Overview: A computed fold for a 102-nucleotide RNA from a Halomonadaceae bacterium, annotated as Guanidine-I riboswitch aptamer. The prediction has a mean pLDDT of 83. Rfam family: Guanidine-I riboswitch aptamer. Rfam describes the family as follows. This family represents a conserved RNA structure found upstream of the ykkC and yxkD genes in Bacillus subtilis and related genes in other bacteria.

[in-house]
RNA sequence: GAAAUGGACAGCUAGGGUUCCGGUCAACGCAGUGUUGAUGCCUGGUCCGAGAGCGGUCGACCUUCUAGCAAGGUUACACGGCGGGAUAAAAGCCCGGGAGGU
Numbered sequence: 001g002a003a004a005u006g007g008a009c010a011g012c013u014a015g016g017g018u019u020c021c022g023g024u025c026a027a028c029g030c031a032g033u034g035u036u037g038a039u040g041c042c043u044g045g046u047c048c049g050a051g052a053g054c055g056g057u058c059g060a061c062c063u064u065c066u067a068g069c070a071a072g073g074u075u076a077c078a079c080g081g082c083g084g085g086a087u088a089a090a091a092g093c094c095c096g097g098g099a100g101g102u
Stems, first nucleotide, its partner, number of pairs: 007058003011054002015048002020045002022042001023039006059075006065068001077097001079100001083095003
């Protein structure tokens, strides 16, 4: 000076809406506290959920030695629209380390 790698998975959370549960309201029924509808500007449970959030497991690279199913180190930095897409619907999900910016 050049090249290559700079990764994967699950969990949690910020956040998200409303398919289901629950709540609330209304109507019917009143024998059961049931049926139907509305409601997410209803705290919630199920559900979705971060490249730039959190910790974890693996992987990768490197060093040492007593060479082992060993010990240790590194895995950096990261401002970001509008608009569109999926799902029941939306979102920090996906388009997207995008467009753009420095």